Predicted 3D model of a 329-nucleotide part of an RNA (large-subunit ribosomal RNA, domain IV) from a metagenome.
Context: one part of a larger RNA
RNA sequence: CCACUGUUAAGGAACUAGGCAAAUUCGUCAUGUAACUUCGGGAGAAAUGACGCCUCGCGCAAGCGAGGCCGCAGUGAAAAGGUCCAGGCGACUGUUUAACAAAAACACAUGGCUUUGCAAAAUCGAAAGAUGAAGUAUAAGGCCUGACACCUGCCCGGUGCUGGAAGGUUAAGAGGAGAUGUUAGAAGCAAUUCGACGCAUUGAAUUGAAGCCCCAGUAAACGGCGGCCGUAACGAUAACGGUCCUAAGGUAGCGAAAUUCCUUGUCGGGUAAGUUCCGACCUGCACGAAUGGUGUAACGAUCUGGACGCUGUCUCAACAGUGAGCUCG
Numbered sequence: 001c002c003a004c005u006g007u008u009a010a011g012g013a014a015c016u017a018g019g020c021a022a023a024u025u026c027g028u029c030a031u032g033u034a035a036c037u038u039c040g041g042g043a044g045a046a047a048u049g050a051c052g053c054c055u056c057g058c059g060c061a062a063g064c065g066a067g068g069c070c071g072c073a074g075u076g077a078a079a080a081g082g083u084c085c086a087g088g089c090g091a092c093u094g095u096u097u098a099a100c101a102a103a104a105a106c107a108c109a110u111g112g113c114u115u116u117g118c119a120a121a122a123u124c125g126a127a128a129g130a131u132g133a134a135g136u137a138u139a140a141g142g143c144c145u146g147a148c149a150c151c152u153g154c155c156c157g158g159u160g161c162u163g164g165a166a167g168g169u170u171a172a173g174a175g176g177a178g179a180u181g182u183u184a185g186a187a188g189c190a191a192u193u194c195g196a197c198g199c200a201u202u203g204a205a206u207u208g209a210a211g212c213c214c215c216a217g218u219a220a221a222c223g224g225c226g227g228c229c230g231u232a233a234c235g236a237u238a239a240c241g242g243u244c245c246u247a248a249g250g251u252a253g254c255g256a257a258a259u260u261c262c263u264u265g266u267c268g269g270g271u272a273a274g275u276u277c278c279g280a281c282c283u284g285c286a287c288g289a290a291u292g293g294u295g296u297a298a299c300g301a302u303c304u305g306g307a308c309g310c311u312g313u314c315u316c317a318a319c320a321g322u323g324a325g326c327u328c329g
Stems, first nucleotide, its partner, number of pairs: 002323007010315002014313001019310001027051005036041001038147001052069007070074001082308007089300002094106002111144006122131003148295004153225003158222002160218005167213003173207002178202005185194003226244005253287001254284001265281005
């Protein structure tokens, strides 16, 4: 010097990204216990007191009562919650990246949409067959949401899905007008020309389903939810008006937010001093309603801010123990 451990004057978070680590608390009995609340909780809230031994009385006993005794200390060692306030997120118990992430992620009960009438839909398989299910719509599959409370606005133009079938378009196939090749033959002195039947190669009109176009419906389907100008008897603002565009122009609620760039916004609180925190404001760069919105008791090895207690985290270091290092062997 290192590792582990113990103790420490005065101060007590001044340490630090952050009370990380350590300390405090801790058992049993009794008293007592707030906001809030889904009336169950919160709660072991918080905050207090007692605890040993001896004698006597009562009692079956456990123990209780009275009196006394000792120590700094009586759950005399060990083992045994620190607590509170406020906020974000997720309701909760649970699950997860075996070996860097345990969470606000996943799941969840709840709610909704949708498919499926049973030889069900869906899934595996080449098939047989199997799961679904020895079930039958209070069932089974898919998708989304995520307890509970209050709610869940407008848009069907685009994409998707469902329904429709009049018209347009449209494949193979059917169809076969026509065209071409070949040539028995004919014409010709010849070159060559014409050319039936048949065969072969093509091939127009016409006909021809779903789909698409088209017409409707559907947003707890994918998704979307405006701009400019003017106006009130100080100023400011604009309930009001005008105009352009759109499928419709963001409703309730919330809002510098896990979302706010400008931004350490502004005001208030807390501090002597606060880029964090809490409460407001609304100018929402770029919240917003089951991609759920806003609240919410309880819960959390969650995250953020504050307070009390407590402490070697620190001011600022010291001492001690065990082991290693080191020396000898």
Notes:
Its mean pLDDT, the model's own confidence on a scale to 100, is 88. Rfam family: Bacterial large subunit ribosomal RNA.